[in-house]
Context: one part of a larger RNA
RNA sequence: ACGUGGUCAAGGAACUCGGCAUACUGAUCCCGUAACUUCGGAAGAAGGGGUGCUCCGUUAGCGUUAGUGGCCUUGCGUCACGAAGCGUGAGGGAGUUGCAAUAAAGAGGCCCAAGCAACUGUUUACUAAAAACACAGGGCUAUGCUAAGUCGAAUACGACGUAUAGGGGCUGACGCCUGCCCGGUGCUGGAAGGUUAAAGGGAGGGGUCAUCCCGCCGCAAGGCGGGGGCAGCUCCGAACUGAAGCCCCAGUGAACGGCGGCCGUAACUAUAACGGUCCUAAGGUAGCGAAAUUCCUUGUCGGGUAAGUUCCGACCUGCACGAAUGGAGUAACGAUCGUACGACUGUCUUAACGAGUUGCUCG
Numbered sequence: 001a002c003g004u005g006g007u008c009a010a011g012g013a014a015c016u017c018g019g020c021a022u023a024c025u026g027a028u029c030c031c032g033u034a035a036c037u038u039c040g041g042a043a044g045a046a047g048g049g050g051u052g053c054u055c056c057g058u059u060a061g062c063g064u065u066a067g068u069g070g071c072c073u074u075g076c077g078u079c080a081c082g083a084a085g086c087g088u089g090a091g092g093g094a095g096u097u098g099c100a101a102u103a104a105a106g107a108g109g110c111c112c113a114a115g116c117a118a119c120u121g122u123u124u125a126c127u128a129a130a131a132a133c134a135c136a137g138g139g140c141u142a143u144g145c146u147a148a149g150u151c152g153a154a155u156a157c158g159a160c161g162u163a164u165a166g167g168g169g170c171u172g173a174c175g176c177c178u179g180c181c182c183g184g185u186g187c188u189g190g191a192a193g194g195u196u197a198a199a200g201g202g203a204g205g206g207g208u209c210a211u212c213c214c215g216c217c218g219c220a221a222g223g224c225g226g227g228g229g230c231a232g233c234u235c236c237g238a239a240c241u242g243a244a245g246c247c248c249c250a251g252u253g254a255a256c257g258g259c260g261g262c263c264g265u266a267a268c269u270a271u272a273a274c275g276g277u278c279c280u281a282a283g284g285u286a287g288c289g290a291a292a293u294u295c296c297u298u299g300u301c302g303g304g305u306a307a308g309u310u311c312c313g314a315c316c317u318g319c320a321c322g323a324a325u326g327g328a329g330u331a332a333c334g335a336u337c338g339u340a341c342g343a344c345u346g347u348c349u350u351a352a353c354g355a356g357u358u359g360c361u362c363g
Base pairs, nucleotide, nucleotide: 001358004355006353007352010349011348014347019344027051028050029049030048031047036041038173052096053095054094055093056092061088062087063086064085067081068080069079070078071077072075097101115336116334121133122132137171138170140168141167143165149157150156174329176327177326179259180258181257184256185255186252187251188250189249190248193247194246195245199241200240204236205235206234207233208232212227213226214225215224216223217222260278261277262276263275264274287321288318299315300314301313302312303311
């Protein structure tokens, strides 16, 4: 000097991002215990009191049963009472020691009011345990059995199951609820019309070419060049026929998603129940709201403090809440997150003194 552990005058969170850490509380018995509530809880709520040893005292009581009695189905039966001994054992009274009696050790700190998530659970083995995941419950969707679905094939799984079943995605206990829009995208259904592949079809055209025709050269045989062109082979190829899909027509939101603007108006002012107009598929309903969402913003008002960018209750001007990407509540639960009071403390004012360990150091 670091780290470990102990004590502390007066104050008691003034420390700090924040009471982080420390301290307080702690066992058992008795008394007592609120709001709220899903009537189970909340609750060990909170808040109080007792606790040693000796004697009364082998306390009362309880357990055990030798025995006694009753009953009958006469049994190793059953019921009642129950001595001694043994075990257990409150409560009361009297006394007594100490600073202190669960005398050491071990052993909840409590309360008020918010957010989130119903809950117990699960998770980033090695920086995150949570409001994330899961969950029971809810509804949607596809699946009729050779089920849907999974696997590269097959075996196989699903399931030796059968729609009260198994698969997929969404929401997430419970109570109250879950509004409007089907124009776009998706899905489902439809089949009249449009479009349309391979394929069919083959109008027409091209290449090649027997025979033929023409020109030149040659006495001739023949040679060279040009033109038309059958069959065959071959190439291109129009009309027409032609499924699903798409276009098209409907449905569908607990499918992906979306849910307006401007202007005027009431006998103070302000505001606008009301009116006009433009656009849209439809213009945000209930509820909530400066919120885990509010930029402006430390919004404004109220509460708490001497003083409060946080917190709680309201207001609504919602930059940019909103209804199973669920809305808004909610008892219980939480090593969750924000705020306040009291208790308590070396966190602090502000330091100090012991213990033992380690390291360094003077002699």
This is a predicted structure of a 363-nucleotide part of an RNA (large-subunit ribosomal RNA, domain IV) from a soil metagenome. The RNAcentral record of the full RNA draws on SILVA. Its Rfam family is "Bacterial large subunit ribosomal RNA".